RNA sequence: GGGGGGUUAGCUCAGCGGGAGAGCGCCUGCCUUACAAGCAGGAUGUCGGCAGUUCAAUCCUGCCACUCCCCA
Numbered sequence: 001g002g003g004g005g006g007u008u009a010g011c012u013c014a015g016c017g018g019g020a021g022a023g024c025g026c027c028u029g030c031c032u033u034a035c036a037a038g039c040a041g042g043a044u045g046u047c048g049g050c051a052g053u054u055c056a057a058u059c060c061u062g063c064c065a066c067u068c069c070c071c072a
Base pairs, nucleotide, nucleotide: 001071002070003069004068005067006066007065010024011023012022013021018055026042027041028040029039030038048064049063050062051061052060
């Protein structure tokens, strides 16, 4: 230098045009002598950034950034 994958909650990830979600974690209450487990409830996101397409973008397109892999 060229090609490809990834970037979504604290962590691991799903979601592929119209409600932003799961598991684990966190907080509160119940239970317990107490802890754990269990049960009930709750909080948390500029969906990497900027543009474009669209009535509408996490999702499609372009550029950039970071990261991983391959080629040279």
This is a predicted structure of a 72-nucleotide RNA (transfer RNA) from a Spirochaetia bacterium. The RNAcentral record of the sequence draws on ENA. The source organism's lineage runs through Bacteria, Pseudomonadati, Spirochaetota and Spirochaetia. It matches the Rfam family "tRNA". Rfam describes the family as follows. Transfer RNA (tRNA) molecules are approximately 80 nucleotides in length. It is annotated as a transfer RNA.